This is a predicted structure of a 73-nucleotide RNA (transfer RNA) from Candidatus Jacksonbacteria bacterium RIFCSPLOWO2_02_FULL_44_20. It matches the Rfam family "tRNA".

């Protein structure tokens, strides 16, 4: 320098090849307990790496850019 893959909640990851952004763990509160833990209920937490474009509508399609992984040189 070139090819390919990945980036979504604090962490690990989904989201049917365009139609309400979700789960588990973690966190908060409540309930339970003599008090913890486990279990149970509820809740908070996201500019989908960043910018632009296409579209009625984009995590998803297109372009640029950035970080990481891998292969070739």
């Nucleotide at each position: 320098g070139g090819g390919c893959c990945c980036g979504u909640a604090g962490c690990u990851c989904a989201a049917u090849u365009g139609g309400u952004a979700g789960a588990g763990c973690g966190g908060a509160u409540g309930a339970u307990u003599g008090a913890u833990a486990c279990c149970c209920a509820u809740c908070a937490g996201g500019u989908u790496g960043g910018g632009g474009g296409u579209u009625c509508a984009a995590a998803u399609c297109c372009c640029c850019u950035u970080g990481g992984g891998u292969c070739c040189a």